[in-house]
Record summary:
Predicted 3D model of a 73-nucleotide RNA (transfer RNA) from Candidatus Moranbacteria bacterium CG10_big_fil_rev_8_21_14_0_10_35_21. Model confidence (mean pLDDT): 82 of 100. Rfam family: tRNA. Its family is annotated with triplet codon-amino acid adaptor activity in the Gene Ontology. By type it is a transfer RNA.

RNA sequence: GCCGAUGUAGCUCAGCUGGUAGAGCAACUCCAUGGUAAGGAGUAGGUCAGCAGUUCAAUUCUGCUCAUCGGCU
Numbered sequence: 001g002c003c004g005a006u007g008u009a010g011c012u013c014a015g016c017u018g019g020u021a022g023a024g025c026a027a028c029u030c031c032a033u034g035g036u037a038a039g040g041a042g043u044a045g046g047u048c049a050g051c052a053g054u055u056c057a058a059u060u061c062u063g064c065u066c067a068u069c070g071g072c073u
Base pairs, nucleotide, nucleotide: 001072002071003070004069005068006067007066010025011024012023013022019056027043028042029041030040031039049065050064051063052062053061
């Protein structure tokens, strides 16, 4: 230099043919216990890496940029 993959909650990841963004763990609150752990119920937490384009509508499609990883030279 060329090609490809990945980027979504604090962490690990879904979201498959465009239509209000979810799970597990973690955090917090409550229940329960004489108390702790385990257990049960609930709450909060997201500029979907960034900038443009297409569209009535983009996490999803297209282009560029950035970061990480892999391959070729």